[in-house]
């Protein structure tokens, strides 16, 4: 796009087509094929007529009894008619119309030819004829069997029914003959003789039948060429089977059937065998080729419950005809019948699914009939279904107060939406009313129909939905919801801010539909003829030789099969495509017009094909050289190893990362001679060289294959390729005999390890060696089939030849091999590049995702491993290639850190302090978690803090504050209850412009939350890392990712800087500016400083002064590898160099690129979004964060003599201080208390320790160590019980230097001393951050630990080595394979048995005969047994796969 479609949801009209794809499954009832009286005999009915019989009415007449009269009525015979009725005989037609697709892979169909091998009723045409007979038989009458169906007997009759006889030709047949045509069998035509076959009447102006014959039209029949599915895991078939010859049969030809002879025929150009399958025009689709697929329509076939048969008839082997078998339904008296909807409508069933027991012969065929007519589920209409195409509507104009409502929302808007409503119009359908065709060629006659169609009057009224909105794909927002519920074509979405699920509002798309499944085509060049590859993605066979087929060099000349060009026949119809018309367009229909294939014919003669002739250049072949591990037999050689035999000779050998099995005092190893045996051939040796691949290696000789060179005698296309086939074919490995030195699968032992059924190491059997015979496979690889031509170069090697030179050589040059670069061009790149993967021909071989699987079944080889061939069930959305940038790596180079080594002193043992965990609790509030959490957040948890428990209070609130309304000052004092908070009571007690302020109550707007999400955020922070990086503009390479710059060589602390360079610049980073701090210089000197002067004092810069010095604290200077010498192009490096306070960045600090770790942190603060509201929120007492079997980190005291303790006595820096810091005096042993000064500070205060002199201690658990407990104090402070610190007196625990392991530190550092200071009443400060005193050892270096960085390699890693990943076990679940059997199913074979039925055959039986009738024989549907064979389904159990 499309559909004989189903399904959801939803429907308004009306033309026009369709409508059991499934059970070829059963079938109730209705109807679908009848018709002719002008073929016939009887009957019937109706009417005429005539005869008889009856019945007897008006009227006339009476003597009233009747009598005339004859209308009428009813029978009966007999004649005649008929738009009469049907049963019967007879004709015609039931073989046409209509249905289905079961069957058939085949002359069935399709196309295109032939029948000299054939038939046709009814029609047309033409000739001729139609003469006289004859004998039954339905109906019908009686008898008669049965339930029925449906018969028997007897007797009657007709014909266009039946049979003879008579004529009859240009008819048939039999003989025999001329002409004349055809490829052939022959045929056609004339002419002879012989000889066989006809016939039917009806109606009556006319015709209509009938007979023979010939022709024709129409219909069927048979034969052939081509063309029509898949499977070789189906390779062999085949007995009337191939041919003949003869018969038979047939409308006809023919093994179509027979009887004899022969022994064929088919098959890889795919027979047979399995499946599936009705063919085709034409439908759907695609640009075309193609590929689907055969509904409706048309044409052919085939079938008619299954199977088999034949009558009949021009035709059938027959849908609504006949026998006879099965199956199944019905009816029965049980003895027998009847039945076939795959006609038309209908029922049941089956399915996702397919409709009315409707009208009509009016049209258009059909059958019958002379006709009228009559039949007619064919057809013509109608009903059903939005199946489908196709048209039309469901209103149009105006209308912004942009109305309500609804949705959202940054609350201001925005959308829906000019839609709506309102006001103007219109009637298309529908719906009312009126009229109303044509469809019928002369009359009659209309199912569809009161339809179409046309008028007319009315009302916006009755007529809108389904899909979708993440991207492919045109459409977005809100809320629920929380990997639920659920979505989905494919990627994939949903774990608390979903444009993806689910409603809503909003949009988008189609629109009386619209989605959803399904199917087929398309896109898919994704089976590639047009139109594909195969070096690495999937794909070149291991390798040659050759069959068959494909394919092929130069000429000449013929031929015309391919080819080109023109003619003709056919290509039905409808389809489609152009054009033009008809319905009101359009769908739908009419007219015209068009053609691929076949077939035929005339022409042409380039190129292929063929036929002949000719040629050398393909190719071979001859002659003449040379080079080779080519191949196979046979002989030879030394050198090593081992083992034997002797000789020296002692204590090891031997092996390994280090051992140890192992050998050795019974003499090993070593070392000397001898000999044995077997295997393999060092140098030379080379990307040398041979070979078809596999392969080949000591020398020597026969034999032997081939390739290369030169020459040009000789053949003349002999050539390439190569399905099948057939040959070789590494190692292993099998079989039989041999050999076995050495090595060495299995095995043993020795080590390694957690384990070592490995790697090492002792030993060692198959096997590796030889003959013969299998095997047939390898990463058998150039992962690159053979061949042939072409298409820059350079440079090597290897075998030949030729030319030139001044010739061991060295140039040019040409064939043949084998490498290496490298243009064109190819390629996804990579990479190949004259030994193609360029450009062209040719053949072969193969490949179509990934797994499942080179697996199974099945068949070939094969001893056997095994090998060849070679699926599917099922799963997955992806495997894969080549390149790219990162990680990574027990890869590579190079570098650099207290990173390691060399030092120092620690940790980890003990005791305490401190933080976590865990563990306990009403509760131990939370955070932080390797490095980079654990002396963290905390720079101060006794209450407060605090968040936590537990109780007791409040509820517009403890705090800001609008508005509105009421009351009242606030307040402050006293008291009561209470643990307080808070609740109650007394007393005093306002300003004002009467707005109000202040205070409480109420209401509403609005707070509050240390509740949740650091994975919703900002902000700040940690870390890699102060490592040297990360990055952009323009160029340029590259399809592209991306590369380059930024890489290379030096170089640095540095991506610091030189040189180089397809790159040239730039940013953020380093480097510098900054701050200190070490040198000098200058300003300025007060609380600082004090040389010089002067004064004072027990004594001090105390004091005048002084700016000199330290010092404070501004502002300059100084350091740049600047100089020098060596080295280096250059940066630079380096010299204990000069000078300098400082030398190579002088220390040290702030300074932290691009990003990394969903890293901390919502409890610092902000903020989204959840969530509470008399409480998760706020107030208050108490309590806990201090718990304690226990682990862990950081400390911090210690174990001592480099010490402890006593004693005397120096020396700072930075800092802070009024609710402070205190001199100083007094008392206390002592915290410290009482007094008192000084100082808001360079002025006063805190304020030093180690160091040093000096006495003791003498190696002890101690005069070390101080835990821990007792006692008695000090201080803070509402309050030291849980829970402070300090003093002092007593007590004196572990600890004697710490195990694996592990941390700090490179110089004013480390270690070691003391001061300070923030918080802070007070202090759990042994912590933090800061100052200063004393002051070292050590670094050879970079192999390894760890981290980093640059370059480079390999990856299957991208969540990036904390990855990715194999494989067994264990558990559910699916397909499958194998399997003892078990149970279908189709076809084919033997054999038995046979219905009906054709044909043939026959002595009794009938008949005078013909001839039947029975009986028989052949074949035969179906039955029945038997053995394989095929294909299905199940099965304990088993084997492997697949998902999870």
């Nucleotide at each position: 796009g499309a559909u004989g479609a189903a399904c959801g949801c939803u429907g308004g009209c009306g033309g026009c087509g369709u409508g059991c794809u499934u059970a070829a499954c059963a079938c109730a009832u209705g109807c679908a094929a009848g018709u002719c009286g002008a073929a016939c005999g009887a009957a019937g009915c109706a009417u005429u007529u005539a005869g008889g019989a009856u019945u007897g009415a008006a009227g006339u007449u009476u003597u009233c009894g009747g009598a005339u009269g004859g209308a009428u009525u009813u029978c009966c015979u007999a004649u005649a008619u008929g738009a009469c009725u049907g049963a019967g005989u007879g004709g015609c037609g039931g073989a046409c119309g209509g249905g289905u697709g079961a069957g058939u892979a085949a002359c069935g169909c399709g196309u295109g030819g032939g029948g000299a091998a054939c038939c046709u009723g009814c029609c047309c045409u033409a000739u001729a004829c139609a003469g006289g007979g004859g004998g039954a038989u339905a109906a019908c009458a009686g008898c008669u069997g049965g339930a029925a169906a449906c018969g028997g007997c007897u007797g009657c009759u007709a014909a266009u029914a039946c049979c003879g006889c008579a004529u009859a030709a240009g008819c048939g047949c039999a003989c025999a003959g001329a002409a004349u045509c055809g490829c052939a069998u022959g045929a056609u035509u004339c002419a002879g003789u012989g000889u066989g076959a006809a016939a039917a009447g009806c109606c009556c102006u006319g015709g209509c039948a009938g007979u023979a014959u010939a022709g024709g039209a129409u219909g069927g029949u048979c034969c052939c060429g081509c063309g029509u599915c898949u499977g070789a895991u189906u390779a062999g078939c085949u007995g009337g089977u191939u041919g003949g010859u003869g018969a038979g049969g047939u409308a006809a030809c023919g093994g179509c059937u027979c009887a004899c002879c022969a022994a064929g025929g088919c098959g890889a150009c795919g027979a047979u065998c399995a499946g599936u399958a009705g063919c085709c025009g034409g439908c759907u689709u695609g640009a075309g080729a193609g590929a689907g697929u055969g509904a409706a329509c048309g044409g052919c076939c085939a079938c008619a419950u299954u199977g088999g048969g034949a009558c009949u008839g021009a035709g059938a082997c027959a849908c609504g005809g006949c026998c006879c078998a099965a199956a199944c339904u019905c009816c029965u008296a049980c003895g027998g019948g009847a039945g076939g909807c795959a006609g038309c409508a209908g029922u049941g069933g089956g399915g996702a699914a397919u409709a009315u027991u409707g009208c009509a012969c009016a049209a258009u065929g059909g059958g019958g009939g002379a006709a009228a007519c009559c039949c007619u589920g064919a057809u013509g209409c109608a009903g059903c279904g939005a199946c489908g195409c196709c048209g039309c509507g469901u209103g149009a104009g105006u209308g912004a107060a942009g109305a309500a409502g609804u949705a959202u929302u940054u609350c201001g808007g925005u959308a829906u939406g000019u839609a709506a409503a309102g006001c103007u119009c219109u009637a298309u359908c529908a719906g009312c009313a009126g009229g109303g065709a044509a469809g019928a060629a002369a009359a009659c006659a209309g199912a569809c129909g009161g339809u179409a169609c046309c008028u007319g009057a009315c009302u916006a009224a009755g007529a809108a939905g389904c899909c979708c909105c993440g991207g492919c794909u045109a459409a977005c927002u809100a809320c629920g919801u929380g990997c639920c519920a659920g979505c989905a074509g494919c990627c994939g979405c949903g774990g608390u801010a979903a444009u993806a699920c689910g409603u809503a509002g909003g949009g988008g798309g189609c629109g009386a539909g619209c989605g959803u499944u399904a199917u087929c085509c398309g896109g898919a060049a994704u089976u590639a003829u047009u139109g594909g590859g195969c070096g690495u993605a999937a794909a070149g066979a291991g390798u040659g030789c050759g069959u068959a087929g494909g394919u092929g060099g130069u000429u000449u000349u013929g031929u015309a099969a391919g080819c080109g060009c023109g003619g003709g026949g056919u290509g039905a119809a409808a389809g489609g495509c152009u054009a033009u018309g008809g319905c009101u367009c359009a769908a739908c229909c009419a007219u015209a017009g068009u053609a691929a294939g076949c077939c035929u014919u005339g022409c042409g003669a380039a190129c292929u094909g063929u036929g002949a002739g000719a040629c050398u250049u393909g190719a071979g072949u001859g002659c003449a050289g040379g080079a080779g591990a080519g191949g196979a037999a046979a002989g030879c050689g030394g050198a090593a190893u081992u083992c034997c035999u002797a000789g020296u000779g002692u204590a090891g050998c031997g092996g390994u990362g280090a051992a140890a099995u192992g050998c050795g005092u019974a003499g090993a190893u070593a070392u000397u001679a001898g000999g044995a045996g077997g295997a393999a051939c060092a140098c030379c040796a080379g990307u040398g060289g041979c070979g078809a691949a596999g392969g080949c290696g000591g020398c020597u000789u026969a034999c032997u294959g081939g390739a290369c060179u030169g020459u040009a005698a000789c053949u003349g296309a002999c050539g390439u390729u190569g399905a099948g086939g057939c040959u070789c074919g590494a190692a292993a490995g099998c079989g039989u005999g041999g050999g076995g030195a050495g090595c060495a699968a299995a095995c043993a032992g020795g080590a390694u390890u957690a384990g070592a059924u490995a790697c090492c190491c002792u030993g060692g059997u198959a096997g590796u060696c030889c003959a013969c015979g299998c095997c047939g496979u390898a990463a058998a690889c150039g992962a690159u089939g053979a061949a042939u031509a072409c298409u820059a170069g350079g440079u090597g090697u290897u075998g030949g030849g030729g030319a030139g030179c001044a010739a061991a050589g060295c140039u040019c040059u040409u064939c043949g091999g084998u490498g290496c670069c490298g243009c064109c061009g190819c390629u996804a790149a990579c990479g190949c590049a004259a030994u193609a993967a360029g450009u062209a021909u040719u053949c072969c071989a193969c490949c179509u995702g990934g797994g499942g699987a080179g697996u199974a079944c099945g068949u070939u080889c094969g001893c056997a491993a095994g090998a060849a061939u070679g699926a599917a069930a099922c799963u997955c959305a992806a495997a894969g290639g080549a390149a790219u940038u990162g990680a990574c790596g027990g890869g590579g180079a190079c570098c650099c850190g207290c990173a390691c080594a060399a030092g120092c002193g620690g940790u980890g043992g003990a005791g305490c302090a401190u933080g976590u965990g865990g563990u306990u609790u009403a509760a131990u509030u939370c955070g932080a978690a390797g490095c980079a959490a654990c002396g963290c957040g905390a720079a101060g948890a006794a209450c407060c803090u605090u968040a936590c428990c537990c109780g007791g209070g409040c509820u517009u609130a403890a705090a800001u504050u609008g508005c509105a309304a009421c009351a009242g000052a606030a307040u402050a004092u006293a008291u009561u209850g209470g643990a307080a908070a808070c609740a109650g009571u007394a007393u005093a007690g306002c300003c004002g412009u009467a707005a109000g302020g202040c205070u409480g109550u109420u209401g509403u707007g609005a707070a509050g939350g240390u509740g949740c999400u650091g994975c919703a955020u900002g902000g700040u922070u940690g870390u890699c890392g102060u490592c040297a990086g990360c990055u952009c503009g323009u160029g340029c390479c590259g399809u592209g990712a991306g590369g380059u710059g930024u890489c290379g060589g030096c170089u640095u602390a540095a991506g610091u800087g030189c040189c180089a360079u397809a790159a040239c610049g730039a940013g953020c980073g380093c480097a510098a500016c900054c701050c200190u701090u070490a040198u000098c210089u200058u300003u300025a000197g007060u609380u600082a400083c004090u040389a010089a002067c002067a004064g004072g004092u027990u004594a001090u810069g105390c004091u005048g002064a002084g700016g000199a010095c330290u010092c404070u604290a501004g502002a300059g200077a100084g350091a740049c590898u600047g100089c020098c010498g060596u080295c280096g192009u250059a940066a630079g490096a380096u010299g204990u160099g000069a000078g300098g306070a400082a030398g190579g960045u002088g220390g040290g600090g702030a300074u932290g690129a691009c990003g990394u770790c969903a890293a901390a942190u919502c409890a610092g603060c902000a903020c989204g979004g959840c969530c509470c509201u008399u409480a998760c929120g706020u107030c208050c007492g108490g309590g806990g964060c201090u718990a304690c079997a226990c682990a862990c980190g950081u400390g911090u005291u210690a174990c001592a003599a480099u010490g402890g303790g006593g004693g005397g006595u120096a020396c700072a820096g930075a800092a802070g201080g009024c609710g402070g810091c205190u001199a100083c005096c007094u008392g206390g042993u002592g915290a410290c208390a009482g007094g008192a000064u000084g100082c808001u500070a360079a002025u006063c205060c805190c304020a030093a320790a180690a160091a040093c002199c000096u006495c003791u201690c003498u190696c002890a658990g101690u005069u070390c160590g101080g835990a821990u407990c007792g006692a008695a104090g000090u201080c803070u402070g509402c309050a030291a019980c849980c829970c402070g610190a300090c003093u002092u007196c007593g007590u004196g625990a572990a600890g004697c230097u710490g195990g694996a392991u592990u941390c700090g530190c490179u110089a004013g550092u480390a270690a070691u001393c003391g001061c300070g200071c923030a918080u802070c009443a007070g202090c759990c400060a042994u912590g933090g951050c800061g100052c200063g005193g004393u002051g070292a050892a050590u670094a050879c270096g970079u192999u390894c630990c760890c981290g980093g960085g640059c370059c480079u390699u390999g990856u299957a890693c991208a969540c990036a080595c904390c990855g990715c990943c194999c494989g067994u076990c264990a558990a559910g679940c699916c397909a499958u394979g194998a399997a003892a059997g078990c149970c279908g199913g189709g076809g084919g074979u033997a054999c038995c048995u046979g219905a009906a039925g054709u044909a043939c055959g026959u002595a009794a039986c009938c008949g005078c005969a013909a001839g039947g009738a029975g009986c028989g024989u052949c074949c035969u549907a179906g039955g029945g047994u038997a053995a394989a064979a095929c294909u299905g389904g199940u099965a304990a159990u088993u084997g492997g796969g697949g998902c999870u």
The RNA shown here (small-subunit ribosomal RNA) has 1444 nucleotides and comes from an uncultured bacterium. The sequence is in RNAcentral, with records from ENA. Rfam family: Bacterial small subunit ribosomal RNA.